Model confidence (mean pLDDT): 88 of 100. Large-subunit ribosomal RNA, domain IV from Picea glauca, 328 nucleotides, folded computationally. Lineage of the source: Eukaryota > Embryophyta > Pinopsida > Pinales > Picea.
Context: one part of a larger RNA
RNA sequence: CUCUCUCUAAGGAACUCGGCAAAAUAGCCCCGUAACUUUGGGAGAAGGGGUGCCUCCUCAGGAGGUUGCAGUGACCAGGCCCGGGCGACUGUUUACCAAAAACACAGGUCUCCGCAAAUUCGUAAGACCAUGUAUGGGGGUUGACGCCUGCCCAGUGCCAGAAGGUUAAGGAAUUUGGUGACUUGAUGACAGGGAAGCCAGCGACCGAAGCCCCGGUGAACGGUGGCCUUAACCAUAACGGUCCUAAGGUAGAGAAAUUCCUUGUCGGGUAAGUUCUGACCCGCACGAAAGGCGUAACGAUCUGGGCACUAUCUCAGAGAGAGACUCG
Numbered sequence: 001c002u003c004u005c006u007c008u009a010a011g012g013a014a015c016u017c018g019g020c021a022a023a024a025u026a027g028c029c030c031c032g033u034a035a036c037u038u039u040g041g042g043a044g045a046a047g048g049g050g051u052g053c054c055u056c057c058u059c060a061g062g063a064g065g066u067u068g069c070a071g072u073g074a075c076c077a078g079g080c081c082c083g084g085g086c087g088a089c090u091g092u093u094u095a096c097c098a099a100a101a102a103c104a105c106a107g108g109u110c111u112c113c114g115c116a117a118a119u120u121c122g123u124a125a126g127a128c129c130a131u132g133u134a135u136g137g138g139g140g141u142u143g144a145c146g147c148c149u150g151c152c153c154a155g156u157g158c159c160a161g162a163a164g165g166u167u168a169a170g171g172a173a174u175u176u177g178g179u180g181a182c183u184u185g186a187u188g189a190c191a192g193g194g195a196a197g198c199c200a201g202c203g204a205c206c207g208a209a210g211c212c213c214c215g216g217u218g219a220a221c222g223g224u225g226g227c228c229u230u231a232a233c234c235a236u237a238a239c240g241g242u243c244c245u246a247a248g249g250u251a252g253a254g255a256a257a258u259u260c261c262u263u264g265u266c267g268g269g270u271a272a273g274u275u276c277u278g279a280c281c282c283g284c285a286c287g288a289a290a291g292g293c294g295u296a297a298c299g300a301u302c303u304g305g306g307c308a309c310u311a312u313c314u315c316a317g318a319g320a321g322a323g324a325c326u327c328g
Base pairs, nucleotide, nucleotide: 001323002322003321004320005319006318007317008316010314011313014312019309027051028050029049030048031047036041038144052066053065054064055063056062057061067071079307080306081305082304083303084302085301086299087298091103092102107142108141109140110139111138112137113136120127121126145294146293147292148291150224151223152222155221156220157217158216159215161213164212165211166210170206171205175201176200177199178198179197182193183192184191185190225243226242227241228240252286264280265279266278267277268276
């Protein structure tokens, strides 16, 4: 010097990203217990008092006595309170750097499916679903509960429609070419014509869904404006004008897990506060089931403050053990 422990004057978080670590609290009995609340909770809230031994009695108790620094005498054995964010909750997860605000969840909602079901696996037979049958099964999404969930169907998707347009394979009247019995050129290996059949090509016309088309649909994918002027101080603009759009963001909430400028401004807390909290709204770039806003309870969650407590620190010291180091 390192590690594991023990103790420490005065102070008590001044340490630090942050009370990390440590200390403190602790059992049982009694008293007492707030806001809030879904009336169950919160709650062991908080905060107090008692606790050994001996004798006696009417013996789960009481009375009297007695002792130590200390009586749950060692061990064992909750720290607490006040705000805020997120997630309702118990649960699940990155075996070996992440336990969470992520996943799941009960509940909500949309959609498919009438049973030889839909979905899924398989070429198929077949299987799961299910020895189930719409109070059932599959898929998507949101995520207890409370109050709610606005506007847009122009684009994309989905559903429905069938008049018209377009449209494949296939069929096909006709037509073109080849081959071709036969035939013409007195003969001919050369040249021409050519029935039927067969082969090949074009092909009017017939021909479904789809697409175009016509409607619907947002708890479908998604989207949810700009400029100019105006009130008898100034400022602001309820009002007005204009352009564009399918429609121009409603309720609620807002410097937010979202705010760049930004340590925004004001209030609170501190002697002093880039964090925190209450407001404001000028939202770079919230917003309603990729849900919006609240919310008791819950959380090895994140964040701010306080009490208690302490070697975290001011600022170090002493001690025990194990190493390191020296000698052997």